[in-house]
RNA sequence: GGGGCAUUAGCUCAUCUGGUAGAGCGUUUCGUUCGCAACGAAGAGGUGGGCGGUUCGAGUCCGCUAUGCUCCA
Numbered sequence: 001g002g003g004g005c006a007u008u009a010g011c012u013c014a015u016c017u018g019g020u021a022g023a024g025c026g027u028u029u030c031g032u033u034c035g036c037a038a039c040g041a042a043g044a045g046g047u048g049g050g051c052g053g054u055u056c057g058a059g060u061c062c063g064c065u066a067u068g069c070u071c072c073a
Base pairs, nucleotide, nucleotide: 001072002071003070004069005068006067007066010025011024012023013022019056027043028042029041030040031039032038049065050064051063052062053061
């Protein structure tokens, strides 16, 4: 210098062929208990790395860019 992959909730990851974004763990509240643990129920939490483009509509397609990993030179 060139190629590939990854980037989504506090953490680990789904969502694949464009159509209101989810799970587990964690966290908050409530219930069962004398209390704790455990279990059950409910809730909060994400401008999807950044900028721009295509489209009626983008996490998903295209371009540039940032960071990490990796391959080639």
The prediction has a mean pLDDT of 82. Transfer RNA from a Salinivirgaceae bacterium, 73 nucleotides, folded computationally. Taxonomically the source falls in Salinivirgaceae (Bacteria, Bacteroidota, Bacteroidia, Bacteroidales). The sequence was found in a public genome assembly. Rfam family: tRNA. By type it is a transfer RNA. Rfam describes the family as follows. Transfer RNA (tRNA) molecules are approximately 80 nucleotides in length.